The part of an RNA shown here (large-subunit ribosomal RNA, domain VI) has 271 nucleotides and comes from Omnitrophica WOR_2 bacterium RIFCSPLOWO2_12_FULL_51_24. Its mean pLDDT, the model's own confidence on a scale to 100, is 87. The RNAcentral record of the full RNA draws on ENA.
[in-house]
Context: one part of a larger RNA
Formats: sequence, structure tokens, C1' cells
RNA sequence: UGCAGGAUACUUGCGAGGAGUUGCCCGUAGUACGAGAGGACCCGGGCAAACGAACCUCUGGUGUUCCAGCUGUCACGCCAGUGGCAAAGGCUGGGUAGCCAUGUUCGGAAGGGAUAAGCGCUGAAAGCAUCUAAGCGCCAAGCCCACCUCAAAACUAGGUAUCCCCUCCGCCUUAGGCGGAGUCGAAGGCACCUUGGAGUCUACAAGGUUGAUAGGCCGGAAGUGUAAGCCCUGUAAGGGGCGUGCUUACCGGUACUAAUAUGCCGACCGG
Repeated sequence: UGCAGGAUACUUGCGAGGAGUUGCCCGUAGUACGAGAGGACCCGGGCAAACGAACCUCUGGUGUUCCAGCUGUCACGCCAGUGGCAAAGGCUGGGUAGCCAUGUUCGGAAGGGAUAAGCGCUGAAAGCAUCUAAGCGCCAAGCCCACCUCAAAACUAGGUAUCCCCUCCGCCUUAGGCGGAGUCGAAGGCACCUUGGAGUCUACAAGGUUGAUAGGCCGGAAGUGUAAGCCCUGUAAGGGGCGUGCUUACCGGUACUAAUAUGCCGACCGG
């Protein structure tokens, strides 16, 4: 921009893409078959590999500063307690959310239709025979459906529901139509702002006081692992006790702070 007014939701599916794998074991059954050795079809059940998708309950990884420990040195006047630097984590032990796999769950199927090779029925040409010439069946991991995703620019541009859109004057006798003037600015959208489950930007999604969108604060979960301080003991290094302290992204609550105010687009009933 189009889709013969504008808009908001929900859809149909022309068509397109994805997926499509295999092995082993058990029962049937040591049956059929076979002198024996050996050893089934069909049908049913189970397990597994690789591959794929989603997810984070479990097992683990990461988690650049959440907690603790440690050395050297410098600083806060000193002790104690802290802080800086020692890769752009100083080193070490752990670790929430998120992300992730080695972790967890699920998938391939079943079924229908038309067929290939193949197997048949009936059956002439050709008194026989023949699956074929007329006609009718069966049959594959393959084809078309079925499963998952996208999808009306599918220009044959689809469908359903709902929402929205003036006043005055003149003329035509009226329903209605024509002409002129004027303000008005709908439904809805965008801008702007708070943001994240989204994300390069954009888009998408949640909100904007009729408000829990983010921050703060409060409570909880979870992580570290018993802070500071004090007491006892030892000449001392140190040891023991009372005592928990600090916490990022998580889950709730709470208007304290910030989403204020506002602007713009959008037309008048639609060839």
C1' cells in the first nucleotide's frame, strides 16, 4: 500500500515445512518342520540404542562478588574490627535464580484410502487354457490422509461476533435526495512512561493511580555455616563456651518512590 467505511477479538485452511530409524529378549514353543543337529511363520508382551522436542522436580555444571575461610602488603592513629591490591574474581571451600546436560519427561505409532512388484477370483478373444481384454479382490518402511508447526498478499486477498461515526440553512410537496456553511474528532490506535516471561533495533508481552509494572520496605523460601561482642583457659601461637550474623536474580504482601500531566493519528454511514 492492497484486501470498496473504520476498528477489536476469534477463526477456516489453499498451500508449505517438520517427523518418519533400528536392534535385542520373553511367551506362544523346544511346538510346526526335521533321522538328528537344529528350529520357525502368525500373534502378544518387554527392554534398549541413536535421533528429536520440551523442561529444571531429581543428579550435576556454571553462577565475576551471595556466604565463609586463607597468605603477603598498604591504609583507616593503635588493639580489635574492616577496606584496597595481589588478571580485566588475589587464592580456596560452598552456592539461590537463570542458563545448561551428562539429568527428567515425551515422541516415531496405531488406523483409513489408492497403489508397486507380487498373489488371486471370474473370464473370453482362441468350445481348451489363461490374474485381463470387460469386471472384481489382496498386498509395502514407499504415495495420499492421519500427528506437530506456520499459514487469507490463498490478488479467488475468505469467515464469525462485537464496537464506532454531526449540527444548521436553502431547494425539490413527503420518505428521501441535492447544494452551502460551521464547529465537532467516534470506536480504536500510536507517542510518552514503569517493565520482562520478550528482545540487537524493532517487534512481542505485562502495566500506567479505577494501579502491584519496576524499585524500596516487610514476611517467607533458599545459601553460607555460628557474625560482632562478651566469658573461661594458656607465657604465647592458640583452644573452648554463650550467641547466630549476612544474604543477587526466587515466592508472597505493602502505594513509600516512579509509571504524572498530555499530545498526535483516526470521519462523519461508506463506488